[in-house]
RNA sequence: CGAGUCGGCUGGGCAAUCGCCGCUUUAUUAAAUUUCGGUUUGAUGAGGGAGAGGAAAGUCCGGGCUCCAUAGGGCAGAGUGCCAGGUAACUCCUGGGGGGCGUGAGCCUACGGAAAGUGCAGCAGAAAAUAAACCGCCUUACGAUUCUAUGAGUUGUUCGGUAAGGGUGAAAUGGUGCGGUAAGAGCGCACCGCGCGGGUGGUAACACUACGUGGCAUGGUAAACCCCACUCGGAGCAAGACCAAAUAGGAAUCCAUCGGCGUGGCCCGCGCUGGAUUCGGGUAGGUUGCUUGAAGCAUGUGGUGACGCAUGCUCUAGAUGAAUGAUUGUCCUCGACAGAACCCGGCUUACAGGCCGGCUCGCACU
Numbered sequence: 001c002g003a004g005u006c007g008g009c010u011g012g013g014c015a016a017u018c019g020c021c022g023c024u025u026u027a028u029u030a031a032a033u034u035u036c037g038g039u040u041u042g043a044u045g046a047g048g049g050a051g052a053g054g055a056a057a058g059u060c061c062g063g064g065c066u067c068c069a070u071a072g073g074g075c076a077g078a079g080u081g082c083c084a085g086g087u088a089a090c091u092c093c094u095g096g097g098g099g100g101c102g103u104g105a106g107c108c109u110a111c112g113g114a115a116a117g118u119g120c121a122g123c124a125g126a127a128a129a130u131a132a133a134c135c136g137c138c139u140u141a142c143g144a145u146u147c148u149a150u151g152a153g154u155u156g157u158u159c160g161g162u163a164a165g166g167g168u169g170a171a172a173u174g175g176u177g178c179g180g181u182a183a184g185a186g187c188g189c190a191c192c193g194c195g196c197g198g199g200u201g202g203u204a205a206c207a208c209u210a211c212g213u214g215g216c217a218u219g220g221u222a223a224a225c226c227c228c229a230c231u232c233g234g235a236g237c238a239a240g241a242c243c244a245a246a247u248a249g250g251a252a253u254c255c256a257u258c259g260g261c262g263u264g265g266c267c268c269g270c271g272c273u274g275g276a277u278u279c280g281g282g283u284a285g286g287u288u289g290c291u292u293g294a295a296g297c298a299u300g301u302g303g304u305g306a307c308g309c310a311u312g313c314u315c316u317a318g319a320u321g322a323a324u325g326a327u328u329g330u331c332c333u334c335g336a337c338a339g340a341a342c343c344c345g346g347c348u349u350a351c352a353g354g355c356c357g358g359c360u361c362g363c364a365c366u
Base pairs, nucleotide, nucleotide: 001362002361003360004359005358006357007356008355009354010353012331013330014329015328016327017326018325020051023048024047025046026045027044028043029042030041031040032039033038053337057348058347060346061345062344063343064342065236066235067234068233072268073267074266075265077232078231079230080229081228082096083095084094085093086092097111098109099108100107101106112227113226117225118224119221120220134166135165136162137161138160141157142156143155144154145153146152147151174192175191176190177189178188179187193216194214195213196212197211198209199208200207201206240288241287242286243285250279251278252277253276254275255274259273260272261271262270295314296313297312298311299310300309301308302307
C1' cells in the first nucleotide's frame, strides 16, 4: 500500500419564523354542585416542558398482564434435540466439543438413534444388502491340433472353484506387503484401520494411548415413516373492569338429570343445573386498562464470556379517522430502509452514504 474477515457508532447538521399537541401554571367565561370557603367539566387567551426506530417491519418464538376457573390425570397431537452455563423464559445468547468449508483471520451446522422394525435410491452394471459372475484366472470329462513325444503347449464344449486383476457406477462389502494355493480369498502373518475392554485428561460432550483382545460387528438415507429423551391448557388490550343510555324480561323448534354445559381434540375426574338452533328487536357513547418498568445511564466489582452484584442519578410518546409538519437561509458526507397503538426479551428481513477499532493474508522498502 492492497485484499479479506469480525465488531461498534451514525442515519443530514445549524439558525430563524409559523404551525400540531398529551402534561403543567395562570387569566377570563359557561354549566353542574355546595357546609357559600370552594370543587369538577368544557371553551378562549398568555407562558413552560416533553414528543417515533435500529429495525417501529414480519407476527416467527418466549414471557409479563387479563379472563375462562375451583382446574387434576391420561391418550392423541405439537415442539425441541452434542455438552456446560446465562436468563423471568425461549427454538434465544455465551463458552466448549464433533463434522464440513477456507492458505488464514474466520464461517456454517436440521449435531439423539441405522445393531427394534418398515420404506426409498433413475441410468449404467453380473450384482446396490446381507446379494452376485459380464470379461477374466484355475480345473474335471469328452474332442481337435502342434511339437523337441508317453510328456508339454494351444483351442472348443461341459461339471466345478474363485472374487485377488479388469469393466460399470456417486458408491461394489477394509488398505499395503509377504507367505500360501490348482487358481484365489484375512486363508495365515506384519503394519495401518475398525470393534470391544482398560488407563490418562476433562464437570461433560469428547480427546489421547509405546496397554490388552478380536480376523473383524456390517454401505447410504430419519430435513422418510419410526424409536428414544425432555417440554407443552386456551383465548387475547378488539383481553378485561366501571358508568350512562336504549329495547321486546320477544317468538318458534329440539334434547332433558341414565341429560346438558364448562376457552384446541378425546376419555376419566371435578364444578354447575337447564342447554342447543333459527327468526326478530335495541345499543355500539364515555372513563379506565395506558405507561415506573424482568426500565435506562454512570461508576466500581466478580466472571474467558453471556451476564450478575453494589452505589448513585434520571423519568425519556400515550394518540383514538389517529399528534411532531411547512417555509427561508447556510454547511456538507447531497441524505437509504422506513411511523408507536398493552408492554418487554430475542430471532428474521430491508438499508444510500459516512466514521472507528481488532485480527489475517499478499506485495514493496528498511
The RNA shown here (Bacterial RNase P class A) has 366 nucleotides and comes from a Pseudomonadales bacterium. Its Rfam family is "Bacterial RNase P class A". From the family's description: Ribonuclease P (RNase P) is a ubiquitous endoribonuclease, found in archaea, bacteria and eukarya as well as chloroplasts and mitochondria. The coordinates come from a structure-prediction model, not an experiment, and the mean pLDDT is 75. The sequence was found by an Rfam model in a public genome assembly.